[in-house]
RNA sequence: AGAGUUUGAUUCUGGCUCAGAACGAACGCUGGCGGUAUGCUUAACGCAUGCAAGUCUCACGAGAAAGUUCCCUUCGGGGAGCGAGUAAAGUGGCGCACGGGUGCGUAACACGUAAAUAACCUACCCUUUUGACGGGGACAACUUCGCGAAAGCGGGGCUAAUUCCCGAUAAGCUUUAAGGAUCGUAAAGGUUCUUUUAGGAAAGAGGCCCUCUGAUCUAUGGUCUCGCGAGAGGAUGGAUUUGCGGCCCAUCAGCUUGUUGGUGAGGUAACGGCUCACCAAGGCUUGGACGGGUAGCUGGUCUGAGAGGACGAUCAGCCACACUGGGACUGAGACACGGCCCAGACUCCUACGGGAGGCAGCAGUGGGGAAUAUUGGACAAUGGGGGAAACCCUGAUCCAGCAAUACCGCGUGUGGGAAGAAGGUUCUUGGAUUGUAAACUACUGUCAUAGGGGAAGAAGGCUGCGGGGUGAAUAAUCCCGUAUCUUGACGGUACCCUAAGAGGAAGCACCGGCUAACUCCGUGCCAGCAGCCGCGGUAAUACGGAGGGUGCAAGCGUUGUUCGGAUUUACUGGGCGUAAAUGUGUCUAGGCGGGAAAGUAUGUCAGGUGUGAAAGACCCGGGCCCAACCCGGGAAUGUCGCCUGAAACUGCUUUUCUUGAGUUAUGGAGAGGUGAGCAGAAUACCUAGUGUAGCAGUGAAGUGCGUAGAUAUUAGGUAGAACACCUGAGGCGAAGGCGGCUCACUGGCCAUACGCUGACGCUGAAGCACGAAAGCGUGGGGAGCAAACAGGAUUAGAUACCCUGGUAGUCCACGCAGUAAACGAUGGAUACUAGGUGUCGGAGGAAUUGACCCCUUCGGUGCCGUCGCUAACGCACUAAGUAUCCCGCCUGGGGAGUACGGUCGCAAGAUUAAAACUCAAAGAAAUUGACGGGGGCCCGCACAAGCGGUGGAGUAUGUGGUUUAAUUCGACACAACGCGAAGAACCUUACCUGGGUUUGAAAUCCCCGGAACCUUGCAGAGAUGCUUGGGUGCCUUCGGGAGCCGGGUGACAGGUGCUGCAUGGCUGUCGUCAGCUCGUGUCGUGAGAUGUUGGGUUAAGUCCCGCAACGAGCGCAACCCCUAUCCUUAGUUGCUAACAUUUGGUUGAGCACUCUAAGGAGACUGCCGGCGUUAAGCCGGAGGAAGGUGGGGACGACGUCAAGUCAUCAUGGCCCUUACGUCCAGGGCUACACACGUACUACAAUGGAAAGUACAAAGGGUCGCCAACCAGCGAUGGGGAGCUAAUCCCAGAAAACUUUCCUAAGUUCGGAUUGGAGUCUGCAACCCGACUCCAUGAAGUUGGAAUCGCUAGUAAUCGUGGAUCAGCAACGCCACGGUGAAUACGUUCCCGGGCCUUGUACACACUGCCCGUCACACCACGAAAGUUGGGUCUUCCAGAAGACGGCGUGCUAACCCGGCUUCG
Repeated sequence: AGAGUUUGAUUCUGGCUCAGAACGAACGCUGGCGGUAUGCUUAACGCAUGCAAGUCUCACGAGAAAGUUCCCUUCGGGGAGCGAGUAAAGUGGCGCACGGGUGCGUAACACGUAAAUAACCUACCCUUUUGACGGGGACAACUUCGCGAAAGCGGGGCUAAUUCCCGAUAAGCUUUAAGGAUCGUAAAGGUUCUUUUAGGAAAGAGGCCCUCUGAUCUAUGGUCUCGCGAGAGGAUGGAUUUGCGGCCCAUCAGCUUGUUGGUGAGGUAACGGCUCACCAAGGCUUGGACGGGUAGCUGGUCUGAGAGGACGAUCAGCCACACUGGGACUGAGACACGGCCCAGACUCCUACGGGAGGCAGCAGUGGGGAAUAUUGGACAAUGGGGGAAACCCUGAUCCAGCAAUACCGCGUGUGGGAAGAAGGUUCUUGGAUUGUAAACUACUGUCAUAGGGGAAGAAGGCUGCGGGGUGAAUAAUCCCGUAUCUUGACGGUACCCUAAGAGGAAGCACCGGCUAACUCCGUGCCAGCAGCCGCGGUAAUACGGAGGGUGCAAGCGUUGUUCGGAUUUACUGGGCGUAAAUGUGUCUAGGCGGGAAAGUAUGUCAGGUGUGAAAGACCCGGGCCCAACCCGGGAAUGUCGCCUGAAACUGCUUUUCUUGAGUUAUGGAGAGGUGAGCAGAAUACCUAGUGUAGCAGUGAAGUGCGUAGAUAUUAGGUAGAACACCUGAGGCGAAGGCGGCUCACUGGCCAUACGCUGACGCUGAAGCACGAAAGCGUGGGGAGCAAACAGGAUUAGAUACCCUGGUAGUCCACGCAGUAAACGAUGGAUACUAGGUGUCGGAGGAAUUGACCCCUUCGGUGCCGUCGCUAACGCACUAAGUAUCCCGCCUGGGGAGUACGGUCGCAAGAUUAAAACUCAAAGAAAUUGACGGGGGCCCGCACAAGCGGUGGAGUAUGUGGUUUAAUUCGACACAACGCGAAGAACCUUACCUGGGUUUGAAAUCCCCGGAACCUUGCAGAGAUGCUUGGGUGCCUUCGGGAGCCGGGUGACAGGUGCUGCAUGGCUGUCGUCAGCUCGUGUCGUGAGAUGUUGGGUUAAGUCCCGCAACGAGCGCAACCCCUAUCCUUAGUUGCUAACAUUUGGUUGAGCACUCUAAGGAGACUGCCGGCGUUAAGCCGGAGGAAGGUGGGGACGACGUCAAGUCAUCAUGGCCCUUACGUCCAGGGCUACACACGUACUACAAUGGAAAGUACAAAGGGUCGCCAACCAGCGAUGGGGAGCUAAUCCCAGAAAACUUUCCUAAGUUCGGAUUGGAGUCUGCAACCCGACUCCAUGAAGUUGGAAUCGCUAGUAAUCGUGGAUCAGCAACGCCACGGUGAAUACGUUCCCGGGCCUUGUACACACUGCCCGUCACACCACGAAAGUUGGGUCUUCCAGAAGACGGCGUGCUAACCCGGCUUCG
């Protein structure tokens, strides 16, 4: 510090997700030790049991027992002493208001910070002043009586005090009144002096002493200590008030009657409506009152670069609370956690009458929960309460226990050790890896274990002695010093030593990318994984296991939460034309605001000072071996307070200025607004005339109108609405919007000019106003148009588009409504920042007779464009540039501008405006493709123009389907279907049935035997099994070896078994279409573009020209082959012009010709003319055998279709191994209701039949072609010449031509089918061959929708050959020649393709994408007649305890009064 994820790719916007740190955590797996911390986050839910606050006899009265000693005894016991003035209880004092717990409540002066109290209190403590006198009366305990189950209670009687009461005295205390002085405030007021009035205190206890007094050992005296009263001061703690600060909701906008203030009184420690009486009507609030929700606040903690954000466990400060609610009492202090009273809920006891209780103290228990510990030890230390003290109490605290809960530290060994062991894993079988890892060897000894030693934490305390203070004192007491004795829960702990021995001590997660780390097996969209993207459908680095690796480590992962990354709420630090982001104006509050001067000091800045607790964080030191942890010191911490200063800027006050703004005058343009009036054209209707059959309307029609007279036309009339031309990217208006003419009223704007005012300005939440169309209300109006509606068409349907009608509405008046893609998708204002060119309205200048033109300038409105900006598109003085000010709005998509609530509305609805849930995207701009029933240009037998077919028939053949034991398998739009198959009777053969075989039919290695080989017979369907007779070879170093055969063992063979979606190779197709790319450069943020586009041209990205491109490659073309012409060479088997010869090029001869087969020539737009850009090229012509690629072939760019093939072959993986291998026989691949494809033959006369006659090319042949000749109607047989082929043979070419017959018919067409008889091949023609002859003679008379081929030696038609092959289902396929046409105007349309351009929400790319309804299931949220629970508010009713006041009935010691000693 970033990364992943939207796309085919890109840039941007934007969300989601990850990597980090943290935790009072929990869960899973695992677990050696120690130190230090931490440990109910949930039910402030309920609690058994124990403990958590007592202490003081030096305040006081009373006062046991057990036990023991002694005495007495009637032996039952009694008494006395000690125990002991002890225990327990009581009066009294102090404490119990601290300490400890919890976070319910609380949005508040509760907290934090800074102040105020001149408006206050403070026990114990400290300092200081002074006092402490004289009296009196009770009540507990105790005793006695009584009530009650208990808890407890009542009556009578006795008694003490530091209990209570009275009196005295007193102040610098309190208080009344008056006067003076002084300080000080905005005001109230404070301080102080003098005089005066009234009130008003106390308690003793202990020690010692006897000098004085009383008195003989005491206190009444002295002294010390403690205690007590009244004042003053301090310290500590508290109380009250104030400024500022810190949560959410406006779908909470108004709240308030003790409310706000005053006067007086009461009350309080104290101010105060705190309370009351009266008076006034105030007080708070958009700077958020009131209401609702949530929440203890802070120091701090976590995170972050910081600013911030989240949190408020442990520790510390403050607050609140103590079963729930209310209340007071006591007290210095409480409205009191372990006090009281009342009410309520709950629990317990009960004799049913009544009582008791409060763990949010420490442990512990139940419950809740994912989850949180021991019913431990000690007061040794620190601290607290009481006490004079010893001491007692202390679940505060210090320790221990439990928990890897967190942080920190240590260990689980260290060195050597290659045969790189075994085993594992993998493997291309060579190896690699685990891995110096182990073994082995040499050492070490931390921790744990055992034994031994052994701290610090302790200061004090008692007693003695010494010194000092007080004191009359050597007493007593206090202080200091010193000595002995004595105090440790932890704990025999930390630490140290010794012993033994590598011995007891490693796991967890991950390994597709992000993100460090890879292989094998299993699984097969299953099981599963997953933080996001996403993995898994038979070769998964993503699932599960294993090996290996990576990371961390006594832990590791997961889950949850917070911050970060996220500049994704943007103060630091974002945006709003198209990504999310006001209809317009006006104006209030608010915010901001021109030039100059002076003053001030609000903001601002500087210095000083106070404070900002400690702890934490940071820095520097120090202590535990280190660290965590702890200790000391420092610095730092703020929107803080106070004091002093500065005066630039801001604010404020004052003065002033004119440029902003306004105003005045003179002119100007305009569909600006409102009202009234008027005009013409058109339309419709009405009346009348003329006139006759149609009109109207459409793509075409029909509905409609019309013989009851339409349309058309003429004349007249009526009505409503809108204003042609002018008219323009022109004008005006804030926007919506505004268009005939005239008048009236009226708003704004512009120019020019001189004055005037003197900042009067800009923006603008709320408010107010305006606001298209549609819509609503009332009343008019209604010609045309026209939702709804009706009819007619169209259509599969047509609730549409089209047509005929037609109502609201459109129009007017007055109201409502308040929204639009209300758009420039661009808020307003001001300033600045190159130009060019239009246009509208003004002004000036120069010139002119004048008007234009020209120049300058102000205001508006357009276009182009520089800088700059922008993600890009684009914007660009009318900014989306550079800046300032103000306002509004946005924060992923959907849900949703929806629900609820509020406001507005007659309604429709508008406005404000969520959440649950769900997705990982949604989106903007641009790029390349693809696509379009978009556009432009151009090709192709693509259409058109033609010729011939297919589709109908029969047959052949292939396929589907069906059938079957099997009908082996593959191929499926074009681009499967006479395809693999250029030959299925057996074989082939892969299929089926049956029979055999298991190292195998064939290969390599090993062992044994035997040569090999030939041969007989038997069984069997055969494979095979048994058997007979021959035969003993070759080489040799004599050991043996080679080859072959048989047998055996195991390694292995074998598989036409699966996967063509694991592959190679080969092939098809787009397509012989003209395209596909690269290097460098340039442009663009980039994907990409340019080049390759453009203008021409071509069959062609062929070539030329132009051009930020210049070049190049694969394709095109050419180079290759055949063919067309000629030449040269060569003439046998070829040829024959001349000569000779013959039936015959048969032979001689010849090589001229044909031909053969080698090499050459030729054609290049080369020449001429025209057109064209002086180009490329095109058109025409000449010459030429051939002319513009002469014709044909081979040749197939980058790529596409997961196209085809594992059954040609090769091959990874998987599968079978007495079988899915292999051998054999028979069967099947040839089946047959049917459907399709491809062909053949036909339907006839351009024909058929018969007879005669002519002309090819290219092939094949020795396991062959087979001549002549003979036989047969023929297939063929016999025969055997020739030929290893320019020699011989196959071999007769056929159509054509000539002649004859047939005469339009199911025929002399057509030949299927069937019967009979044969031939040939072959081991074998039954399933299942071909051919021949005789006979038979089916369908079919030119073929529906639809569809195919072909542009010249082509189509059509005619025959010939070959491969495969024993034969043949071949009518197929591949070749060969013969005869030999028609047509093309043209590119609108169909199909396919190429280039450019355009739109796109497509990219698996239109067979795309995608919308809605319905059906079923599920999820979330909402509504629902009602019903129910909880919370809160308001009003009313009832009302406990208690405080205060009043009244009444009683009681009463000390005090008072009266009478009088009885009392009242």
Description:
The prediction has a mean pLDDT of 83. This is a predicted structure of a 1464-nucleotide RNA (small-subunit ribosomal RNA) from a metagenome. The sequence is in RNAcentral, with records from SILVA.